[in-house]
Molecule: SAM riboswitch aptamer (S box leader)
Organism: Larkinella soli
This record gives sequence, structure tokens and C1' cells, in this order.
RNA sequence: GAUUUAUAAAGAAGAGGGGAGAGACCGGGCUCGAUGAACCUCUGGCAACCUGCCGCAAGGCAAGGUGCUAACUCCCGCCUUGGCAAUCGCUCCGGCGAUCAGAAAGGAAAUAUAAAUC
Repeated sequence: GAUUUAUAAAGAAGAGGGGAGAGACCGGGCUCGAUGAACCUCUGGCAACCUGCCGCAAGGCAAGGUGCUAACUCCCGCCUUGGCAAUCGCUCCGGCGAUCAGAAAGGAAAUAUAAAUC
């Protein structure tokens, strides 16, 4: 790096260094940032995929290998459902039909992490 599977609404901050951008990419939004962000190191913490132990199992305990520690994967983008508002058409003026920005729901794609294989 590729493939497959699983998970992604919960959870978890201090210090030192650093010095202007950062939140994966593109577009839009929003947010974080000189009251010092991003990033690096240390310490702490969270979680429990792998791992170890107990157990018939369900499950429990531990925390060695990873991972994570602003905002739902920060939100939207594509598809489906949806059909309020709006527009248009028909109308026996009661309504009916079509299109459909949006809300909301579901899915896909992408991304991240783990595990396995290559």
C1' cells in the first nucleotide's frame, strides 16, 4: 500500500517544547487559534479490537500490543424515502394532480481505527 470484516451519538487533560495556521482531500458552512491552535515530547486518562486469565456458555476481570483523548467521522454534498412552503396545471371552487428548495429518516461513497490475509 491492497483486500476483507467490525466499529465510528458514549468516554477521556495537565506540563514542557513549538509559533501560525488548524479541523483528511475538493466545494460550502460552522468552529478552534497570539488568553498560543496545529504539531512533537512526557505524564495522566478513556476505551476494550487483538492479547492474557476465569467461565460450559452468556459474560466477567486485567491492561501487555494498538488506538483515542474539541465539536456525531464537526455538519452538508451522491442516492432513496419524504412532500410542509413555493411554482405550475386542472377544477363542479370543495379540492385534485405535477414539479419540488428544505426539515426528518435510511443508504452509499469517502475517511479513521482495529483484526486477519496478501